[in-house]
RNA sequence: GCGGCGUUGGUCCAGUGGCUAAGACACGUGCUUGCCAUGCGCGUAACCGGGGUUCAAAUCCCCGACGCCGCA
Numbered sequence: 001g002c003g004g005c006g007u008u009g010g011u012c013c014a015g016u017g018g019c020u021a022a023g024a025c026a027c028g029u030g031c032u033u034g035c036c037a038u039g040c041g042c043g044u045a046a047c048c049g050g051g052g053u054u055c056a057a058a059u060c061c062c063c064g065a066c067g068c069c070g071c072a
Stems, first nucleotide, its partner, number of pairs: 001071007010025003018055001027043005048064005
């Protein structure tokens, strides 16, 4: 330099055009308990940046950033 894949809460990840972005762990809080742990309920919190297409974009297209892999 060229090509491919990936980027979503604090962490791991699901979602591939249509709502209010799902789940687990973690965290906060409540219940339970003599206390803790466990268990259960509730809550906080996310689409890498910019532009485009579309009635509608996490999802499709373009440019860029970062990471991984391959080639040179």
RNAcentral holds the sequence, with entries from ENA. The RNA shown here (transfer RNA) has 72 nucleotides and comes from Nanohaloarchaea archaeon SG9. RNAcentral records the identical sequence in 3 taxa. It matches the Rfam family "tRNA". Rfam classes the family as a transfer RNA. Model confidence (mean pLDDT): 81 of 100.